[in-house]
RNA sequence: AAAGUCGGCCAGGCAAUCGCUGGAUGUCCGGGGGUAACUUCGGCAUCGGGAGGAAAGUCCGGGCUCCACAGGGCGGGAUACCAGUUAACGGCUGGGUGCUAUAAGUCGCAAGACCCAAGGCAACGGAAAGUGCAACAGAGAAUAGACCGCCGAUGGCCCUUGGGGCGGGGUAACCCCGCAACAUGGGAUCAGGUAAGGGUGAAACGGCGAGGUAAGAGCUCACCGCGCUGGCGGUAACGUUCAGCGGCACGGUAAACCCCAUCCGGAGCAAGACCAAAUAGGGAAGCAAUAGGCGUGGCCCGCGCUGCUUCCGGGUAGGUUGCUUGAGCCUGUCAGUGAUGGCAGGCCUAGAGGAAUGAUUGCCGCACCUCGCAAGAGGUGGCACAAAACCCGGCUUAUCGGCCGGCUUUCCAA
Numbered sequence: 001a002a003a004g005u006c007g008g009c010c011a012g013g014c015a016a017u018c019g020c021u022g023g024a025u026g027u028c029c030g031g032g033g034g035u036a037a038c039u040u041c042g043g044c045a046u047c048g049g050g051a052g053g054a055a056a057g058u059c060c061g062g063g064c065u066c067c068a069c070a071g072g073g074c075g076g077g078a079u080a081c082c083a084g085u086u087a088a089c090g091g092c093u094g095g096g097u098g099c100u101a102u103a104a105g106u107c108g109c110a111a112g113a114c115c116c117a118a119g120g121c122a123a124c125g126g127a128a129a130g131u132g133c134a135a136c137a138g139a140g141a142a143u144a145g146a147c148c149g150c151c152g153a154u155g156g157c158c159c160u161u162g163g164g165g166c167g168g169g170g171u172a173a174c175c176c177c178g179c180a181a182c183a184u185g186g187g188a189u190c191a192g193g194u195a196a197g198g199g200u201g202a203a204a205c206g207g208c209g210a211g212g213u214a215a216g217a218g219c220u221c222a223c224c225g226c227g228c229u230g231g232c233g234g235u236a237a238c239g240u241u242c243a244g245c246g247g248c249a250c251g252g253u254a255a256a257c258c259c260c261a262u263c264c265g266g267a268g269c270a271a272g273a274c275c276a277a278a279u280a281g282g283g284a285a286g287c288a289a290u291a292g293g294c295g296u297g298g299c300c301c302g303c304g305c306u307g308c309u310u311c312c313g314g315g316u317a318g319g320u321u322g323c324u325u326g327a328g329c330c331u332g333u334c335a336g337u338g339a340u341g342g343c344a345g346g347c348c349u350a351g352a353g354g355a356a357u358g359a360u361u362g363c364c365g366c367a368c369c370u371c372g373c374a375a376g377a378g379g380u381g382g383c384a385c386a387a388a389a390c391c392c393g394g395c396u397u398a399u400c401g402g403c404c405g406g407c408u409u410u411c412c413a414a
Stems, first nucleotide, its partner, number of pairs: 001410010012364007020050002023047004028043006052385001056396002059394005064268004076264004081095005096124001097122004105114003125259002130257002132253002147198002149194003154191003157187003161183002165179006206224002209221003225248001226246005231240003272321004282312006292306005328347008365383001366381006
């Protein structure tokens, strides 16, 4: 310097004018209270404050608040390699293991193969505690399995050849015919053997070579792989070019039940606390009184309803509070690989309540379009995603454009 990859940061800038919101101040204006000092409410003026990296989803964890709660068990839920970090976490950091990927490299004419940097991904405890499950295809899916293929050693069957035996025929030597058994060779026909090869499948009970065999097979052996034990390294997960043992015995699924370990009360600021109208209802005291009043009805009787005054408390509307000083932010430094923690100094940075944080203009920046050879000119866009609602720590999702840095590989120069 290039390529790749990972991470951090910013989130148009400046100015003017007009608003909105909630503060502070006031020889100001108005209303209320008070003898007064003063105080309170509203207006006005001035001053300075006023969204985010995600304010979002509400998925985890905590603070805070109320309710419940002696302690324990059952049940339920969450988490899950190891170590650390933290208020806590399912987060984060570092490490381990497995999987995966591109460049470079090696081989190759090429296709491609091998080896695979920094990286990326992982519900990553247990399947020799037990119970279950596996569609379709396939012969067979877990103390395997014989469809094709191979063999057919062994036992039958068929054929062939051979010699002897027995029986029959021809007078006999000898020849012919038949029978059963034996032996030789063959057939691949039956039983049977075989898991090397083909085929099915997501998955078929170590790989490869040699020996071996009728054909085969860890059946035997070498190498590789695997498991167990020990040693060594590491806090541990785990590793091991170390030693020994085992022919290999334990297939998959726990995002099936289940088992082991750890953690877990519930509801949420519409939590909760305080003040407190009108109307209706409740309680207490006093007063009135069997009368009166109201309704029904044209009127009477009848029937139904009903006291007055003062005080008290609960609660609704409404108001106040909770509310932003906090596991806070910035800078420096120390410890640590790091997450993070300690120390010192500095800072105060929205608190609304149907919910303010906006609009316009100018200059610059950016993007797009047009003209131009170019320098540049003009126009358009008002410029990513999106906006607090008790507060924090995370995760996830959305996001125009830009800046900075780490790591790896390669090249160049010294």
Predicted 3D model of a 414-nucleotide RNA (Bacterial RNase P class A) from Candidatus Dechloromonas phosphorivorans. The sequence was found by an Rfam model in a public genome assembly. Its Rfam family is "Bacterial RNase P class A". The family is grouped with related families in Rfam's "RNaseP clan". It is annotated as a ribozyme. The organism belongs to Dechloromonas, within Bacteria. Its mean pLDDT, the model's own confidence on a scale to 100, is 75.